[in-house]
RNA sequence: UGCUUAUCAAGAAAGACCGAGGGACGGGCCCGUUGAAGUCUUGGCAACCCCCUAAAUACAAGAGGGUGCCAACUCCCGCUACCGCAGCUGCAUGGCUGCAGUAGGAAGAUGAGCU
Numbered sequence: 001u002g003c004u005u006a007u008c009a010a011g012a013a014a015g016a017c018c019g020a021g022g023g024a025c026g027g028g029c030c031c032g033u034u035g036a037a038g039u040c041u042u043g044g045c046a047a048c049c050c051c052c053u054a055a056a057u058a059c060a061a062g063a064g065g066g067u068g069c070c071a072a073c074u075c076c077c078g079c080u081a082c083c084g085c086a087g088c089u090g091c092a093u094g095g096c097u098g099c100a101g102u103a104g105g106a107a108g109a110u111g112a113g114c115u
Base pairs, nucleotide, nucleotide: 002114003113004112005111006110007109008108013042014041015040016039017038021031022030023029025078026077027076028075043070044069045068048066049065050064052062053061074107079104080103081102082101084099085098086097087096088095089094
């Protein structure tokens, strides 16, 4: 770098240094000089993997370790299907566009295994 798989509606921030960006991408909408991103320290959340308590197995619980995370549902939408409303069009079955909802998908993130 890539592949497979599980999860993604809950939860959890203070300080120091520094100084203008950040929320993956596009659009939107937000956050930010009352301090963004980054680095460090401390703390917390969570429970994917390992391990111990621990015993034949399973489940649950707790301690420790490896990660992860600590604005907003993965901040929302992006593609498809269905349904509703509005508009346009057609003699009509219908067709198109916009908005909202539901379901799925894609993309992304994280863990574990592999490459």
A computed fold for a 115-nucleotide RNA from a Flavobacteriales bacterium, annotated as SAM riboswitch aptamer (S box leader). It was read from a public genome assembly, where an Rfam model found it. NCBI's taxonomy places the organism under Bacteria, Pseudomonadati, Bacteroidota, Flavobacteriia, Flavobacteriales.